Predicted 3D model of a 77-nucleotide RNA (transfer RNA) from a Flavobacteriales bacterium.
The organism belongs to Flavobacteriales, within Bacteria.
Its Rfam family is "tRNA".
Its mean pLDDT, the model's own confidence on a scale to 100, is 81.
[in-house]
RNA sequence: GGACCCGUAGCUUAACUGGAUAGAGUCCUUGACUACGAAUCAAGAGGUUGCAAGUUCGAAUCUUGCCGGGUUCACCA
Numbered sequence: 001g002g003a004c005c006c007g008u009a010g011c012u013u014a015a016c017u018g019g020a021u022a023g024a025g026u027c028c029u030u031g032a033c034u035a036c037g038a039a040u041c042a043a044g045a046g047g048u049u050g051c052a053a054g055u056u057c058g059a060a061u062c063u064u065g066c067c068g069g070g071u072u073c074a075c076c077a
Base pairs, nucleotide, nucleotide: 001073002072003071004070005069006068007067010026011025012024013023019057028044029043030042031041032040050066051065052064053063054062
């Protein structure tokens, strides 16, 4: 340098053939419970879906470029 794969909440991840309000577990906060904690239960907060542009009535999903990570090939030796 070429080819291919991946990027969604702090972490692990779901989202069907593109279909409208992106969901769950865990973590965190608050409350209940308890002599106090842990555990359990309830509620809440937390997302520019890596960034930008495009296609479309509509994009996490399709296309292009860039950024980051990985695999492989080539170059070098």